Predicted 3D model of a 346-nucleotide part of an RNA (small-subunit ribosomal RNA, central domain) from an uncultured Bacteroidota bacterium. The full RNA is in RNAcentral, with records from Greengenes. It matches the Rfam family "Bacterial small subunit ribosomal RNA". Model confidence (mean pLDDT): 87 of 100.
Context: one part of a larger RNA
RNA sequence: UUGGGUUUAAAGGGUGCGUAGGCGGAAUAGUAAGUCAGUGGUGAAAGCCUGUCGCUUAACGACAGAACUGCCAUUGAUACUGCUAAUCUUGAGUAUAAUUGAAGUGGGCGGAAUGUGUCGUGUAGCGGUGAAAUGCUUAGAUAUGACACAGAACACCAAUUGCGAAGGCAGCUCACUAAACUAUAACUGACGCUGAGGCACGAAAGCGUGGGGAUCAAACAGGAUUAGAUACCCUGGUAGUCCACGCUGUAAACUAUGAUUACUCGAUGUGUGCGAUAUACAGUACGCGUCUUAGCGAAAGUGAUAAGUAAUCCACCUGGGGAGUACGCUCGCAAGAGUGAAACUC
Repeated sequence: UUGGGUUUAAAGGGUGCGUAGGCGGAAUAGUAAGUCAGUGGUGAAAGCCUGUCGCUUAACGACAGAACUGCCAUUGAUACUGCUAAUCUUGAGUAUAAUUGAAGUGGGCGGAAUGUGUCGUGUAGCGGUGAAAUGCUUAGAUAUGACACAGAACACCAAUUGCGAAGGCAGCUCACUAAACUAUAACUGACGCUGAGGCACGAAAGCGUGGGGAUCAAACAGGAUUAGAUACCCUGGUAGUCCACGCUGUAAACUAUGAUUACUCGAUGUGUGCGAUAUACAGUACGCGUCUUAGCGAAAGUGAUAAGUAAUCCACCUGGGGAGUACGCUCGCAAGAGUGAAACUC
C1' cells in the first nucleotide's frame, strides 16, 4: 500500500458555520463527453510467452505466431452517469396560526445566609478535635436583640425533567435576540448531504490592564499527628474565586459511540403539541428514559436515541517503550498550544 478497523483492545476531530471537492429525488426530450460494440491505423527491433527447427544435449541461435491489456481516427448503441432544455413534489426551504423551554445578551428588583461595623442585654469562657493545641476573649469575646454596610450565591419547587451545536444554562422581572416542535398543505421547485483548508464559539485553571474583595482558598505561617510528615486533621491566610475589556484554546471537552438519509419485533414510563364535547382510554408528531425479539458483538453489552441492515462524505488507527519527547515551522505577553520524528530497545 491493499485489506481490516475506530463504546471498552491502537483509532471519532471539543463543537458549529461553511469554501473547494466528493456524493445526490421523480418523470420527459435532445446530445453522445464518460460507458459498450465493430472496423482501420499505430503500438520499432530485440526481449518475455507459445510452437517448430538448427548446433550430439543444454545454455545459445533461427523462423512463425501470440502478446504489446495503450493511443488515434471512424461507424454504430443509448440502459446508467454527465451536459442542455422544459416539467413535477415526496427531500429542503418559505408563509400563516398556535405552543414550549434553567437557550443567549443587557438592565432593574428581592429574601435567607455569611462576614464586618455601631449601639443594647449579659458574664467567663468561646472555638476546634479522635484527643488536643495554635487562635479569639475582662481593652467584655462566644451567645442574644436592633440598625447599617459589603460582596457572592440563589434553599424549597427539582425530576431517569427541560433548553442549547458543543462548552454550558436555575431567585423574580423588563427589553432585545435566537431556536425547536405541532397544525394547515398556501408558496418556491432539488434550492440537498458531507465538508480538506478557512472562520467562529469553546469548562476550569492561567496571563494582561482597571475595578471589586463577603465567602472559600493553591502558596505561605503556626498548632497537632508521626520514627519523620515539606501530607491527611485544626487555627489563620495571599493570589485566585466576582465584574469589564483583551489573550490563552486545552479537559475523562465522555454517550470514551462523527454527520446525514432510508429500512427493520415488542413492552413500559415521562416532557411538549395536535385532533375530539371529554379531566379518562386509545391514536399521532417530535423529544427524554428503562426493559427486550431478531440481528450484531471477543465478551461486557447494544438493540428504532443501534454497536442491526445499507448508502454518501469527513476525521482517525496500524506492536510496546523511546514520546506527544527532540528538531524545524506557525500561533502566544508568558505559561504553553498546534504540527510531529528518529536512533536505540523489548